[in-house]
RNA sequence: AGGAAUAUAGUUUAACGGAAAAACAUCUGGCUACGAACCAGAAGAUGUGAGUUCGACUCUUACUAUUCCUA
Numbered sequence: 001a002g003g004a005a006u007a008u009a010g011u012u013u014a015a016c017g018g019a020a021a022a023a024c025a026u027c028u029g030g031c032u033a034c035g036a037a038c039c040a041g042a043a044g045a046u047g048u049g050a051g052u053u054c055g056a057c058u059c060u061u062a063c064u065a066u067u068c069c070u071a
Stems, first nucleotide, its partner, number of pairs: 001070007010024004018054001026042005047063005
C1' cells in the first nucleotide's frame, strides 16, 4: 500500500426485514440462627454517522476499533 472478517447487557453467545432471547454475573425479596446453595422478581445492550424500505441488529455506504492475508 492492497484485500478480507468481526463489532449486540459487566462477560459468553442467540435473533427468516415485522422490532432483541438466554446463561453466568449484579441488585431486591423469600428460605436459614447467620451464610452458601435453592426459589421468586428487577435492572441492564445492537461501535458511530448517513442511505434503502411502510418497517433495519439484519441490506448498502463512510468512518472508528480489533484480527487475519498479500506485498
Transfer RNA from a Flavobacteriales bacterium, 71 nucleotides, folded computationally. Rfam family: tRNA. From the family's description: Transfer RNA (tRNA) molecules are approximately 80 nucleotides in length. The source organism's lineage runs through Bacteria, Pseudomonadati, Bacteroidota, Flavobacteriia and Flavobacteriales. RNAcentral holds the sequence, with entries from ENA.